[in-house]
RNA sequence: AGGCGCGUAGCUCAGUGGGAGAGCGCUUCCCUGACACGGAAGAGGUCGGCGGUUCGAAACCGCCCGCGCCUACCA
Numbered sequence: 001a002g003g004c005g006c007g008u009a010g011c012u013c014a015g016u017g018g019g020a021g022a023g024c025g026c027u028u029c030c031c032u033g034a035c036a037c038g039g040a041a042g043a044g045g046u047c048g049g050c051g052g053u054u055c056g057a058a059a060c061c062g063c064c065c066g067c068g069c070c071u072a073c074c075a
C1' cells in the first nucleotide's frame, strides 16, 4: 500500500428496510437472622463518524476513523 472481516447497553452478542433487543452485570423491593439462590419492578443506547439512496436506514451505497486477519513492499 491492497484485499477480507468486524464496530449495536457496562461485558459477550442477536438483529439483511418500518417494534432497538437477549444473556450476564447494575439499581430498588420481596424472600432470609444475614448471605446466596429465587421472585417482582426498573435504569442504562448519538446502533463508530460524515454524506448519499429511500416515504422510511442499525441494515443498502460512498468516504473517513478504530480493531483483527491475509497479501505485497522493505537493504
Base pairs, nucleotide, nucleotide: 001071002070003069004068005067006066007065010024011023012022013021018055026042027041028040029039030038048064049063050062051061052060
Description: This is a predicted structure of a 75-nucleotide RNA (transfer RNA) from a Deltaproteobacteria bacterium. Its mean pLDDT, the model's own confidence on a scale to 100, is 85. Taxonomically the source falls in Myxococcia (Bacteria, Pseudomonadati, Myxococcota). It was read from a public genome assembly. Rfam family: tRNA. By type it is a transfer RNA.